[in-house]
RNA sequence: GGGGACUUAGUUUAGUGGCAAAACAGCGGUCUCCAAAACCGCAGACGGGGGUUCGAUUCCCUCAGUCCCUGCAA
Numbered sequence: 001g002g003g004g005a006c007u008u009a010g011u012u013u014a015g016u017g018g019c020a021a022a023a024c025a026g027c028g029g030u031c032u033c034c035a036a037a038a039c040c041g042c043a044g045a046c047g048g049g050g051g052u053u054c055g056a057u058u059c060c061c062u063c064a065g066u067c068c069c070u071g072c073a074a
Base pairs, nucleotide, nucleotide: 001070002069003068004067005066006065007064010024011023012022013021018054026042027041028040029039030038047063048062049061050060051059
């Protein structure tokens, strides 16, 4: 320099045009002498910008970041 994959909650992952989901972690409650466990509930996220569309996490462009492959040939 060239090519490819990925970026969603604090963490690990689903979802891939039409209300964004789970587990763990966190907070509150029940239970307990207390705590743990268990059970019930709550809050919390689509990397930035632009485009297409009635509608974008999803499609396109661009930028940024992480990882992988490859190198001097235009």